[in-house]
RNA sequence: CAGAAACUUCGGGGCGGGGUGAGAUUCCCCACCGACGGUAACCGAUCUAUCGGAAGCCCGUGAGCCAUAGUAUAUGGCUGAACAGGUGAGAUUCCUGUGCCGACGGUAUAGUCCGGAUGAGAGAGGUUUGGU
Numbered sequence: 001c002a003g004a005a006a007c008u009u010c011g012g013g014g015c016g017g018g019g020u021g022a023g024a025u026u027c028c029c030c031a032c033c034g035a036c037g038g039u040a041a042c043c044g045a046u047c048u049a050u051c052g053g054a055a056g057c058c059c060g061u062g063a064g065c066c067a068u069a070g071u072a073u074a075u076g077g078c079u080g081a082a083c084a085g086g087u088g089a090g091a092u093u094c095c096u097g098u099g100c101c102g103a104c105g106g107u108a109u110a111g112u113c114c115g116g117a118u119g120a121g122a123g124a125g126g127u128u129u130g131g132u
Stems, first nucleotide, its partner, number of pairs: 004129007016030004031112002033102002035061004042053004056100002064078006082098005104115003
């Protein structure tokens, strides 16, 4: 220094105002939020060669749901949403504008409330061991 094993820690945000109504954080008007890895012409730092950050709707992962089995779990399947203009050699990532999306159960119809969940988890960090 790279990879391996074991252990360990961390690991999701958001309803504020008004209206209708017997009743709505669920409907209507205005609002608010954006997990993880990758990519990125932008931003920052600097030893000028790198490093760090940067996409909800580009690629993938995760939770969730369904099926099968021997029901611990494994395997398979399903799983949201973006256009237009600008710059440029190059942008679905930058800039401008306008849009769109958000599991299951509960309840007046829920991305934001309550519940499964003091759960699970993509993944991120740390310690130790042995090896090169």
Model confidence (mean pLDDT): 79 of 100. A computed fold for a 132-nucleotide RNA, annotated as FMN riboswitch aptamer (RFN element).